Transfer RNA from Candidatus Methanovirga aequatorialis, 74 nucleotides, folded computationally. Model confidence (mean pLDDT): 84 of 100. It matches the Rfam family "tRNA". Rfam's curators write: Transfer RNA (tRNA) molecules are approximately 80 nucleotides in length. The source organism's lineage runs through Archaea, Methanobacteriota, Methanobacteriales, Methanobacteriaceae and Candidatus Methanovirga.
RNA sequence: GCCUCGGUAGCUCAGUCUGGUGGAGCGCGAGACUCGUAAUCCCGUGGUCGUGGGUUCAAUUCCCACUCGAGGCU
Numbered sequence: 001g002c003c004u005c006g007g008u009a010g011c012u013c014a015g016u017c018u019g020g021u022g023g024a025g026c027g028c029g030a031g032a033c034u035c036g037u038a039a040u041c042c043c044g045u046g047g048u049c050g051u052g053g054g055u056u057c058a059a060u061u062c063c064c065a066c067u068c069g070a071g072g073c074u
Stems, first nucleotide, its partner, number of pairs: 001073007010026004020057001027045003031041002050066005
C1' cells in the first nucleotide's frame, strides 16, 4: 500500500441484507420478601447507532470519504 470483518446503553451483543417509533442479558435505582443480608420476584432507568457529507418525504440501515480496532496479502 491492498483486501475482508467490526465500532449500537456503563459492560457483552442482537437489529441493518428488504429504509418507516432502537432491543436483550448483565448492571444501576426504588419496592416486595427476610430479624437483617444474599438470593428470588416486581416496577423503573437506560443511546449524537465511530466522525463528516450525499441520496430520500424519511437513514443505525443505502452511497462516498475519514477515523479507530481485528485478521489476511504484499
Record summary
The sequence was found in a public genome assembly.